[in-house]
């Protein structure tokens, strides 16, 4: 010091439902709440999940609808980055 992870010790994050905002949705914040994590800390870089406003296209008279598109998004799917608390085997 690296891998590693304990019915350690210290701390530490909060899923789901509910409630208040905020978005067009996805989904985010703020309270409540703990299913669960040892990187469940942070970065959308590959991958993949979700949304489809904006735009295009179809139908079309408008109005509406449907179809495609992320320039939203989701690190609590995976991989990779980058930093980090303990120390039993």
């Nucleotide at each position: 010091a690296u891998c590693c992870g304990a019915u350690a010790a210290a701390g530490g994050c909060a899923a789901a439902c509910c409630c208040g905002g905020c978005g067009a949705a996805a989904g985010c914040c703020g309270g409540c709440g703990a299913c669960g994590c040892a990187a469940a800390g942070c970065c959308a870089u590959g991958g993949g999940u979700c949304u489809a406003a904006c735009g295009u296209c179809a139908u079309u008279c408008c109005a509406a609808u449907g179809a495609c598109c992320a320039c939203g998004a989701c690190c609590g799917c995976c991989a990779g980055g980058c930093c980090g608390c303990c120390g039993a085997a």
About this RNA
c-di-GMP-I riboswitch aptamer from an Anaerolineales bacterium, 89 nucleotides, folded computationally. It matches the Rfam family "c-di-GMP-I riboswitch aptamer". Its family is annotated with cyclic-di-GMP binding in the Gene Ontology. Taxonomically the source falls in Anaerolineales (Bacteria, Bacillati, Chloroflexota, Anaerolineae). It was read from a public genome assembly, where an Rfam model found it.